Predicted 3D model of a 264-nucleotide RNA (Bacterial large signal recognition particle RNA) from a Lachnospiraceae bacterium. NCBI's taxonomy places the organism under Bacteria, Bacillati, Bacillota, Clostridia, Lachnospiraceae. The model forms 94% of the base pairs in the Rfam consensus.
[in-house]
């Protein structure tokens, strides 16, 4: 020098997950071989994907850096929004009290106050009304066991006569039906009723004295209380954004280093 073979290389990083590493998944960067496996996972164990195939193997590769730096993780603070919890808490809303400011209302056709009555309320009595019962009157009302009279018939008797007595007729008891509303009695969710007594100042109303306020409707105000719908405040949590800190970090830039074995 050439040939064969080997090492190396044919991407890397963040997140999630894992005891840990890598992959499958998501994301960033980027010029980034092929096939198969895989989240209820797959393959491994600090030399930390495995299996198979292919290419390259002085062309890029490996390493370092206080440089630039995509993107991500963590923590803190703040803004905005949502959830949950709590607090009547400046507001909103609701209830009450006080006062009588503004407007309105009533009032010399008389306010408030004072005084005398009546009603409304309670009890008793009366009257009336309504309803029931009794009494009164009328009618009806007993095959026998009601009354009277008892034809016929029956019984006793020698007869006179006597006895019981069915049907019929009349009357009546209990009972049933009706009339009048005269009498008695009982009752009442009854009354523009009358009388007596009581009670009361709530309401209505009448008379008298006096002579200017009364009342609290609307708004505003004072005080007390309620309220969890809205709002406010506090706490906590989630999402998002910003700032700061810390950390991982692709890629870029700069620098350093660079093969091995056999044969010829």
């Nucleotide at each position: 020098u050439u040939g064969c073979g080997c090492a190396g290389c044919c991407g890397g990083g963040g997140g999630a997950g894992c005891a840990g590493c890598g992959g499958u998944c998501c994301c960033c960067u980027g010029a980034a071989c092929c096939u198969g496996c895989a989240a209820u996972c797959c393959g491994c164990u600090a030399c930390a994907g495995c299996a198979g195939g292919g290419g390259u193997g002085u062309u890029g590769g490996u390493c370092c850096g206080a440089c630039u730096g995509a993107g991500g993780a963590c923590a803190a603070a703040g803004g905005c929004g949502g959830g949950c919890a709590g607090a009547g808490c400046a507001g909103c809303c609701c209830g009450g009290u006080c006062a009588g400011g503004a407007c309105g209302g009533c009032g010399u056709u008389g306010a408030a106050g004072c005084c005398c009555g009546g009603g409304u309320c309670u009890u008793c009595c009366g009257c009336a009304a309504u309803g029931g019962a009794a009494a009164u009157c009328c009618g009806u009302g007993a095959a026998c066991c009601g009354u009277g009279u008892c034809a016929g018939g029956u019984c006793a008797g020698g007869a006179a006569u006597g006895a019981a007595g069915c049907a019929g007729c009349a009357c009546u008891a209990a009972g049933c039906g009706g009339a009048a509303g005269c009498u008695u009695u009982c009752a009442u969710g009854u009354g523009c009723c009358g009388g007596a007594a009581g009670g009361g100042c709530g309401c209505c109303u009448g008379a008298g004295c006096c002579g200017a306020g009364c009342a609290g409707g609307u708004c505003a105000g004072u005080c007390c209380g309620g309220u969890a719908a809205c709002g406010u405040c506090u706490g906590u949590u989630c999402a998002u954004c910003u700032u700061c800190g810390c950390u991982c970090g692709a890629a870029g830039c700069g620098g350093a280093c660079c093969g091995c074995g056999c044969a010829u």
It matches the Rfam family "Bacterial large signal recognition particle RNA". It is annotated as a non-coding RNA gene. The sequence is in RNAcentral, with records from ENA.